[in-house]
Context: one part of a larger RNA
Order: sequence, then structure tokens, then C1' cells
RNA sequence: GAUGAACGCUGGCGGCGUGCCUAACACAUGCAAGUCGAACGAAGCAGAGGGGCGGAAUUUUUUCGGAGAGGAAGCCCCCCUGACUGAGUGGCGGACGGGUGAGUAACGCGUGGACAACCUACCCCGCACUGGGGGACAACAGCUGGAAACGGCUGCUAAUACCGCAUAUGCGCACGGCCCCGCAUGGGGCCGCGCGGAAAGCGCAUGCGGUGCGGGAUGGGUCCGCGUCUGAUUAGCUUGUUGGCGGGGUAACGGCCCACCAAGGCGACGAUCAGUAGCCGGCCUGAGAGGGUGGACGGCCACAUUGGGACUGAGACACGGCCCAGACUCCUACGGGAGGCAGCAGUGGGGGAUAUUGCACAAUGGGGGCAACCCUGAUGCAGCGACGCCGCGUGAGCGAUGGAGUACUUCGGUAUGUAAAGCUCUGUCAGCAGGGAAGAGAAUGACGGUACCUGACCAAGAAGCCCCGGCUAAAUACGUGCCAGCAGCCGCGGUAAUACGUAUGGGGCAAGCGUUAUCC
Repeated sequence: GAUGAACGCUGGCGGCGUGCCUAACACAUGCAAGUCGAACGAAGCAGAGGGGCGGAAUUUUUUCGGAGAGGAAGCCCCCCUGACUGAGUGGCGGACGGGUGAGUAACGCGUGGACAACCUACCCCGCACUGGGGGACAACAGCUGGAAACGGCUGCUAAUACCGCAUAUGCGCACGGCCCCGCAUGGGGCCGCGCGGAAAGCGCAUGCGGUGCGGGAUGGGUCCGCGUCUGAUUAGCUUGUUGGCGGGGUAACGGCCCACCAAGGCGACGAUCAGUAGCCGGCCUGAGAGGGUGGACGGCCACAUUGGGACUGAGACACGGCCCAGACUCCUACGGGAGGCAGCAGUGGGGGAUAUUGCACAAUGGGGGCAACCCUGAUGCAGCGACGCCGCGUGAGCGAUGGAGUACUUCGGUAUGUAAAGCUCUGUCAGCAGGGAAGAGAAUGACGGUACCUGACCAAGAAGCCCCGGCUAAAUACGUGCCAGCAGCCGCGGUAAUACGUAUGGGGCAAGCGUUAUCC
């Protein structure tokens, strides 16, 4: 000098940041990923219309028993409409965003290259197409099992769900021929022939989509050179091991996997083993070289209760998906089930120590949707903590040979000290009152009646902490008497202690000041 700090004493305001470093310990509760009716069927709700049943008010007539006209309420059905509702089928998204640092000494990361060995949904550009059929399964209904979670059977049904068929290029596969090129395996182009392969419709009639092929963009995958902590009181390590041939598998190369064959491969230029550790941009320090560090922010990686596995998908071996096993917690009718905060808050625990179960989608961004819009603990804000940095204030001027008090004193005085009082001012900040934003393109503001502006009022509401032997800036008195105590080092204290304790005075820093810890 620095810190994600803690502790002690103290504490006025604001801005910007920042806040579980320990138990990757366990978690109550709420929220954190949905959306689309312009893919689809059915149901409900609301409204308009039509039909049926129903028969009120009113009215005509009457032989007072009734008969007729009239058509309301209500119920049922059909059809239409809808910024309506929640399930289901279907689509897209849940692989992003957010968290954590356990593991990892590794092509994990950094840096520079390579892919003639690769993939890429949505988006953009270009070319071409969008023809014609079929059979189901949810929802629903009926029956039925179970305490529940969740099912089973039968029957019906729609689609942009599923499956054939047609057509099809410069697409794929195989064969043949020709041409061009290269850093090896090889790459590219053209022609012929054979085989194979698509699609989906909806609409508010502006539009939104679907399929194939080629290109782009974006995002990824893989490989390689170099760099990347400590220990030799770890010296040998290795059998899919090292290589080959053939195959399997993958988007793709490869012992990645497998059969067979060979016996190789690594190592004092430190293999193997053990310990420690996420890596980097950066950050701290330093004149630099270097040393230390990797919290916040940004990039990459890894993980999601522990271990394993695959499914779906353009993309996962998938934090808020699935299956199995383990530990743990909970429910149970004992047969069986449910769960995973290293998301945001919050709780217990651990700890020297680290915050609110807040507001809003107004902005930025993300997902879905043509849109309206919905969702978004991402994010924007607010709350708490002097945890850090920065800024401001706690008043300013005048004011005595100098009050009182206090301390010392050679008792004369000296110091506190222009300090106070007093007089004259000012009014920052806080408080009170009035006005009141930008942030938002027309509308829409959580923040927020906030920032800011104005006015009135009154010196008022706002100073402490450490030190004073030397290093090191600042000394006297009293108390104590190797006691009590101090201390970073040297060292102080045993009767005059500038070193302990108190007082006065002084020095330093200041809303902080010291101490402790750690790094340079």
C1' cells in the first nucleotide's frame, strides 16, 4: 500500500459499488418456464338467432262451470359468435438465461494453428415444389383396480400427430467414362445408367406456414505446437497397453469399441505415484523485473443429493426431464408411493463473519404467439450492513494583557485560549411546506411524489478514535511500587516511572479510528 474481511470503541447525510471466503451440510413455505385457439377434436361459460315443450300478464265471450285469443318466465335441442376458461392431442421453447467450484495437473484453460475428418433448430439469400390417399391414439363415454400415487379394459373421434403412394433437382448410394487440382490419405467438376428419398395446412384473406437442394450467418465438435503448482524421504510405469490388418460405432478422425497379428509405448528433458488447485482477461504490490491472487464483472470448463445409464431432440447424457442403485427426509389403509434450493427470498446448522420469505415487467434482454398479449426471483429497482471508495456537513467573521472552571506552579504566574461568552452573519446537509422530472418512438414508469427546484424557520439535530521512552509527530502531575500492568522490536515497572493507571496538556487521523488475519 491492499482486502468479499472480522473484532473493540464511536457514528450525521448522500452517490456508486459490494455482502456465506466456513458445511458441494440439511432444508419448512412461496415464487424461479412457459406459450400458441391463425395446427386439432371435444367440453364448459357468455351473448345473439331459430325450433320444441311450457303456459303467466292482458283480453274477448259466457248458460258463470268454462271456451277462445295472447304469448312472458322457465326447461330442452340446433346453429352462429367470442381479446372467454381450464384439461387433452400437436408445435416451439424447457440444452438459453440463473447458481456453484465439489471434481479436474487435463488439449481443462491460455495462445497460435488445422479439419482434404465434422454438425448447426430458429434467421438471411437463391432454385424448385406444396399432388393424391390410408389407418390409428388421447380427450370423451361406459365398466373397473388402488388408501394414494397412478392405472386397466371396451367403444367413438380430429389434426400442421402417424404411415404408404405419386412427382423430384445440381440430394443419397452403386457402377462406368472424361477433365482439372492438391500438403499424404485425397479433393473438385462434367456425362451416362440403375436404385432410393419430400411436403401441411391454417387464416381476421393484409398474411402465417410446410418440403427438397445449394449458399450464408451464428453456435458448436474434433485434432495439433507451445505454456500451465509442489514433492525423488515417489524411479521405474503400462496389457487395449503401443502399433498393424479387418470390422463395428459416431455428425466426424481415432483402441473410441471388437476379432486377429506383432511386441511394443512412456521415463532423470522427471514417467508413475502422492499432495494441492477450476483456468484466463484481470486484480494487489512493485521504478521495473518479479512476487501474490483469481471475490465482484467478462470468456471458457466442470457439476446439479451420491454413483451409473440411456431416451427425446438440430442441440443433453439434460439443475427445477426419465430409469436403476445408495444414503437421507416425508406420506401410507403396510400392499405401495413422494422428494432433491450449488435458482430468488427464507430456516436450522457450521462459523470470527456475510442481507429482505420486498416491488415491477416501466426499461434492457429472453421464450411462445401473425398479433393483441402471456411468462420471465434474467433484469430494473427498493430494503438491510461505515463492508469499501468518493463527496459533504457538524458553522463563518469580529471578539480580552485574557472571565469562570480545570491542570501545573518557583505561588509571581503559566497553559487550555479567540477557545467560550458577547456582537454581526450564513443556512450546506437533515427536518417542514409547495412544485415536480428525464429515463418512453403515439400510449404505457416499479423506482417515486424519488432526483431536482423554490420558500419559510432556526446555530440549531450531527465527533470520535488511537497515540505521546527510541524507532515515531506529541509531556507534565498524581497513584502504584518487579505489584497491578504495558509491549511491534529494543524493552518499561523493585518509592520521585515522560514506557503501568488516571487527569490536564499535546500529536495524528477523522465518520471514522485502532487491533487482528493475509499478500506485495

RNAcentral holds the full RNA, with entries from ENA and SILVA. Predicted 3D model of a 520-nucleotide part of an RNA (small-subunit ribosomal RNA, 5' domain) from an uncultured bacterium. Its mean pLDDT, the model's own confidence on a scale to 100, is 85. Its Rfam family is "Bacterial small subunit ribosomal RNA".